Predicted 3D model of a 79-nucleotide RNA (c-di-GMP-I riboswitch aptamer) from a soil metagenome.
RNA sequence: GACAACGGCAAACCAGUCGUGAGGCUGGGACGCAAAGCCACGGGUCAGGGCAACCGAGCCUGACAGCCGGGUUACCGAA
Numbered sequence: 001g002a003c004a005a006c007g008g009c010a011a012a013c014c015a016g017u018c019g020u021g022a023g024g025c026u027g028g029g030a031c032g033c034a035a036a037g038c039c040a041c042g043g044g045u046c047a048g049g050g051c052a053a054c055c056g057a058g059c060c061u062g063a064c065a066g067c068c069g070g071g072u073u074a075c076c077g078a079a
Base pairs, nucleotide, nucleotide: 001076008033009032013028014027015026016025017024018023031066037072038071039070041069042068043067044064045063046062047061048060049059
C1' cells in the first nucleotide's frame, strides 16, 4: 500500500496499586492508530534536585516511543 482477509494495540475517564513528582503497572473503557511493536540516539515537552535573596539559563537525575526525527524487527496482500 486496497472500502480485502486473519488479527492487533488502546486516548480521555473510572477503580486498584507503585512513585516526592512527571508518570508506571493491573482491570474496566474506546478517542484514535498501518508499526499506537521495540530502542531515550538528536530535538522537544514535563517532573524532581542542586546553585541562589528571587527568577531564568546552563547543570544533574528522571518521565513521555500516542510530539517530531532517527535506528531496528515484524503480520497480511490486490492492482